RNA sequence: AGCGGGACGGAUCGUCGCUGCGGGCCGCAAGGCCCGGGGAGGAAAGUCCGGGCUCCGCAGGGCAGGACGCUGGAUAACGUCCAGGAGGGGCGACCCUCGGACAGCGCCACAGAAAGCAAACCGCCGCGCAAGCGGUAAGGGUGAAACGGUGGAGUAAGAGACCACCAGAUGCCGCAGCGAUGCGGCAUGCUCGGCAUACCCCGUUCGGAGCAAGACCAAAUAGGGAAGGGGCCGGCCCGGCCGUACCUUCCGGGUAGGUUGCUUGAGGGUGCGGGUAACCGCACUUCCAGAGGAAUGACGAUCGGCGCGCUCCGCGCGUUACAAAACCCGGCUUACAGGCCCGCUCU
Numbered sequence: 001a002g003c004g005g006g007a008c009g010g011a012u013c014g015u016c017g018c019u020g021c022g023g024g025c026c027g028c029a030a031g032g033c034c035c036g037g038g039g040a041g042g043a044a045a046g047u048c049c050g051g052g053c054u055c056c057g058c059a060g061g062g063c064a065g066g067a068c069g070c071u072g073g074a075u076a077a078c079g080u081c082c083a084g085g086a087g088g089g090g091c092g093a094c095c096c097u098c099g100g101a102c103a104g105c106g107c108c109a110c111a112g113a114a115a116g117c118a119a120a121c122c123g124c125c126g127c128g129c130a131a132g133c134g135g136u137a138a139g140g141g142u143g144a145a146a147c148g149g150u151g152g153a154g155u156a157a158g159a160g161a162c163c164a165c166c167a168g169a170u171g172c173c174g175c176a177g178c179g180a181u182g183c184g185g186c187a188u189g190c191u192c193g194g195c196a197u198a199c200c201c202c203g204u205u206c207g208g209a210g211c212a213a214g215a216c217c218a219a220a221u222a223g224g225g226a227a228g229g230g231g232c233c234g235g236c237c238c239g240g241c242c243g244u245a246c247c248u249u250c251c252g253g254g255u256a257g258g259u260u261g262c263u264u265g266a267g268g269g270u271g272c273g274g275g276u277a278a279c280c281g282c283a284c285u286u287c288c289a290g291a292g293g294a295a296u297g298a299c300g301a302u303c304g305g306c307g308c309g310c311u312c313c314g315c316g317c318g319u320u321a322c323a324a325a326a327c328c329c330g331g332c333u334u335a336c337a338g339g340c341c342c343g344c345u346c347u
Stems, first nucleotide, its partner, number of pairs: 001345006008338001010303007018039002021036006041322001045333002048331005053210004065206005070084005085098005099201002104199001106195003121140002123136005148166005167191002169188008214260004224251006230242004267286008304320007
């Protein structure tokens, strides 16, 4: 000067407050008071993936659609992680990327003659007085990309048309590896462009909505249902019909409100064991926020960290980040004052 990883992210005390839990006292109750103890993060964030949990849906299969994509492993699962492979970048530590381009269908701006199967602008060569015609793809020029490279032989000039070596491709074989793949041999002059973050093809995978999920208790008002009183037929009873208005009793749904879900969990710590590792197993130990317009705060003192200044033992001033739970976990991404630890590279 860098590369990779880990852990931290002010401390102590005092005063006044807030919110759950446990205990005690007062109160019919609602509640109040006192004591004890707990009370934001590494990202609580973005809500981008994955899972648990809950309700709804679902015989089985297919289509459509989404996501993912080298190989092997880890895991509850993943687009995450670990180990490996290949390609690319860096002197290096290290970093980045990842199915298929002879299945089909497309695209390749500008420049350039030509961007995919063929073609020829300048040039070179032959013929011709010339205009031009024919041959050529060595050389020049354009471009992100131009149809292998170097040398030879050859030719009018040239060319894998031919030869040697190198690079690649295809086919076959052997060895190593679970595999991706690597190493080696033989044959063929085969030299065949790129883009799939274009559609697409192949493989794997995916039901939907979410704690405002869901469950329970349950006023007032309005409305619903049942029974009786009641109304109609009738002189009366039985019976039938209505049961609309009014009264009584009962029932269910449901709103406000309350309770629950709610925090003991793929949890944390220590040790031992297995594994290269991610991770897994066992033993011991520990309980560590649960609010609901939403608590976790404010002030002061002392000591720290950092910056600046000075009369540089020391003193003064300023500053002390990013951001804050909301059902719970595993990830990813992004933000972050300041310092700490470990391993490594280059000079």
Bacterial RNase P class A from uncultured Desulfovibrio sp., 347 nucleotides, folded computationally. NCBI's taxonomy places the organism under Bacteria, Pseudomonadati, Desulfovibrionia, Desulfovibrionales, Desulfovibrio. RNAcentral holds the sequence, with entries from MGnify. Rfam family: Bacterial RNase P class A. Rfam classes the family as a ribozyme. Its mean pLDDT, the model's own confidence on a scale to 100, is 79. Of the family's consensus pairs, 94% are formed in the model.